Record summary:
Predicted 3D model of a 539-nucleotide part of an RNA (large-subunit ribosomal RNA, domain I) from Alkaliflexus imshenetskii DSM 15055. Taxonomically the source falls in Alkaliflexus imshenetskii (Bacteria, Pseudomonadati, Marinilabiliales, Marinilabiliaceae). The coordinates come from a structure-prediction model, not an experiment, and the mean pLDDT is 82. Rfam family: Bacterial large subunit ribosomal RNA.
Context: one part of a larger RNA
RNA sequence: GGCGUACGGAGGAUGCCUAGGCUCUCAGAGGCGAAGAAAGACGUGAUAAGCUGCGAAAAGCUGUGGGGAGGUGCAAAUAACCGUUAAUCCACAGAUAUCUGAAUGGGGCAACCCACUUGGUUGAAGGCCAAGUAUUCCGAUUUAUCGGAAAGCAAACCCGCUGAACUGAAACAUCUAAGUAGGCGGAGGAAGAGAAAACAAGAGUGAUUCCCUAAGUAGUGGCGAGCGAACGGGGAGCAGCCCAAACCGUAAAUGUUUCGGCAUUUACGGGGUUGUAGGACUACCAUCACUAUAUAUUAAUACGAAAUGGAAGCAACUGGAAAGUUGCAUCGCAGAGGGUGAUAAUCCCGUACAUGUAAGUAUGAUAUAUAAGGUAGUAUCCUGAGUAGCGCGGGACACGAGAAAUCCUGUGUGAAUCAGCCGGGACCAUCCGGUAAGGCUAAAUACUCCUGAGAGACCGAUAGAGAACCAGUACCGUGAGGGAAAGGUGAAAAGCACCCCGAACAGGGGAGUGAAAUAGUACCUGAAACCGUGCGCCU
Numbered sequence: 001g002g003c004g005u006a007c008g009g010a011g012g013a014u015g016c017c018u019a020g021g022c023u024c025u026c027a028g029a030g031g032c033g034a035a036g037a038a039a040g041a042c043g044u045g046a047u048a049a050g051c052u053g054c055g056a057a058a059a060g061c062u063g064u065g066g067g068g069a070g071g072u073g074c075a076a077a078u079a080a081c082c083g084u085u086a087a088u089c090c091a092c093a094g095a096u097a098u099c100u101g102a103a104u105g106g107g108g109c110a111a112c113c114c115a116c117u118u119g120g121u122u123g124a125a126g127g128c129c130a131a132g133u134a135u136u137c138c139g140a141u142u143u144a145u146c147g148g149a150a151a152g153c154a155a156a157c158c159c160g161c162u163g164a165a166c167u168g169a170a171a172c173a174u175c176u177a178a179g180u181a182g183g184c185g186g187a188g189g190a191a192g193a194g195a196a197a198a199c200a201a202g203a204g205u206g207a208u209u210c211c212c213u214a215a216g217u218a219g220u221g222g223c224g225a226g227c228g229a230a231c232g233g234g235g236a237g238c239a240g241c242c243c244a245a246a247c248c249g250u251a252a253a254u255g256u257u258u259c260g261g262c263a264u265u266u267a268c269g270g271g272g273u274u275g276u277a278g279g280a281c282u283a284c285c286a287u288c289a290c291u292a293u294a295u296a297u298u299a300a301u302a303c304g305a306a307a308u309g310g311a312a313g314c315a316a317c318u319g320g321a322a323a324g325u326u327g328c329a330u331c332g333c334a335g336a337g338g339g340u341g342a343u344a345a346u347c348c349c350g351u352a353c354a355u356g357u358a359a360g361u362a363u364g365a366u367a368u369a370u371a372a373g374g375u376a377g378u379a380u381c382c383u384g385a386g387u388a389g390c391g392c393g394g395g396a397c398a399c400g401a402g403a404a405a406u407c408c409u410g411u412g413u414g415a416a417u418c419a420g421c422c423g424g425g426a427c428c429a430u431c432c433g434g435u436a437a438g439g440c441u442a443a444a445u446a447c448u449c450c451u452g453a454g455a456g457a458c459c460g461a462u463a464g465a466g467a468a469c470c471a472g473u474a475c476c477g478u479g480a481g482g483g484a485a486a487g488g489u490g491a492a493a494a495g496c497a498c499c500c501c502g503a504a505c506a507g508g509g510g511a512g513u514g515a516a517a518u519a520g521u522a523c524c525u526g527a528a529a530c531c532g533u534g535c536g537c538c539u
Stems, first nucleotide, its partner, number of pairs: 001538009015524001016488002020459002022456007029448002031153002039100003042055003046078001050074002061094006070082003105114003115133007135150007157188001158186005168175001172222001198205002209236005219227002240440003243384001247270010275418001277383004281377005291371008300363004307355003313328005329346002331335001337349003389413008399425001420435005475482002495523001498510004
């Protein structure tokens, strides 16, 4: 030096565990904010710092309800206190709530600086205290004020405006990616859409939305890459309405007047709302029953917080410990789950089931207000105009200008008025369907920052969230931003009194605790690399 073997050191794999995650389901909630939010700064305890809570009334104050013996958070210990005159704790409702922040009296390098007006502090000055003092819009008026609203934040979902490129086409320009990402604005618990100027086809359907299908079909396409319907069928869910106008009236103003009025305009009220055209108008008939909506009141019912009750097991054996094993039992509308010194239906918390009310929510009842009828006639009037359509230029439609209908509109032009007008994929005719140029509308659908209950052929500490641990922390960066590592003694601290070695508050040896200390806080298990010591063999 090598090999082997035994025992160690070092290291932290593996096994087991879970306090944390991940993905969903059901239900709730779907907002918070000038009554000052979200997010913070600084304070606040008998006590260094930190976290949590709270706000100069500061780990808290008040009321009501629950609960019933201990309590002063994490967090030990000491001190000082509180509590059956009901504390701590739990729930609900209030009070207080510094400074910053939309931040709003003015300013500002956020958590700071400086004001004005009125009132108070016995009067003055100063100081202090309280209230007010931003901007925009709307409504009132006495025209200078009052009242109201907005703003800012927030995960996704939704609507609108704006809007790429990489990429694919095996290059690339039309095309694609894609109306995606990004930017801006707006709203709601959903949003948007929505009661046919719709589809269809000789038969019919009957608002919208969503799913399955039709169908990768018909089409579209440097007919390349690609893009890609609809009709019809089956389901989910279903709900329909209101104006404008004609006509009638009221008020005001204006014009005119023979002062009786008349006309026009504006505002308001009645009326009226559709395609089998309807309504006005004229004539006639019928009328307060029923239904719907809104507001207020009232008691009842249901739900609803903390909570309350809630069955049934003992012994022996092994063991440090019984829930294990054995024996003999019990309950079960409860044998879900968790804990307890190993594996417990019957030990504990619970579970099934039952009980319970406050704030509040829903339903109902009552009252008030509002809304809605039919027949016939058809002469006259009304039925949404810079609109429909058309030219030019764009865009949307599965459809790239194409034979290109349909929809939107920048620009130019520009109708008809029910004997009307639009559509049925150029266009024309017949036929059929509908009634544009005003508006509202639940449900079925989308999503989850958040709350409660639960689930998993999901993870188990290099996994699962970046974060199981004081993590968006430490640390890096001027900044935008980037972004870790780090879990486990034991059933219980019983966390090693005392002695010894040592310079020692290092470390260790005894003793003691414990089932175990090779479980001693560098703590479960403790692999390998790597480093030793003893022994054997070889050189």